[in-house]
Context: one part of a larger RNA
RNA sequence: CACCGCCCGUCACACCAUGGAAGUUGGCCAUGCCCGAAGUCGUUACCCUAACCGCUUGCGGAGGGGGGCGCCGAAGGCAGGGCUGAUGACUGGGGUGAAGUCGUAACAAGGUAGCCGUACCGGAAGGUGUGGCUGGAUCACCUCCUU
Numbered sequence: 001c002a003c004c005g006c007c008c009g010u011c012a013c014a015c016c017a018u019g020g021a022a023g024u025u026g027g028c029c030a031u032g033c034c035c036g037a038a039g040u041c042g043u044u045a046c047c048c049u050a051a052c053c054g055c056u057u058g059c060g061g062a063g064g065g066g067g068g069c070g071c072c073g074a075a076g077g078c079a080g081g082g083c084u085g086a087u088g089a090c091u092g093g094g095g096u097g098a099a100g101u102c103g104u105a106a107c108a109a110g111g112u113a114g115c116c117g118u119a120c121c122g123g124a125a126g127g128u129g130u131g132g133c134u135g136g137a138u139c140a141c142c143u144c145c146u147u
Stems, first nucleotide, its partner, number of pairs: 003110001005107001008103002011100001013097004018092003023087007031079004039072001041070004046066004052061003113134009
């Protein structure tokens, strides 16, 4: 490259990341219950027992050991939770891409001025109703400022 301009949205194709999703599958955390090893501690009317004590030398006592029981207790099991990751038919929009499709909404009064809020409607940009704004052109008038 200046209206043969600019530009909006749907749709189609390709790629990228991402939200939702019946679920599937991991990790971490704590909670409740069950079971309960080792070991410490407590307890013991059963068994054993050289050193200490008593003594009618055989026993008795103290202490020790074993066994039993109990508390605590790791791992394990069951249950329902919390947090977090991967994956998931399908689905939602987003981004990017060469001059693909449909229209033409916006930019000039953009050909219905535009925009904002809201409701409804429509392939799509969008349209209509309603309230508001001028960041609207044109014409006329009023006020003010400058000369």
Predicted 3D model of a 147-nucleotide part of an RNA (small-subunit ribosomal RNA, 3' minor domain) from Leptothoe kymatousa TAU-MAC 1615. The source organism's lineage runs through Bacteria, Bacillati, Nodosilineales, Leptothoe and Leptothoe kymatousa. Its Rfam family is "Bacterial small subunit ribosomal RNA". It was read from a public genome assembly.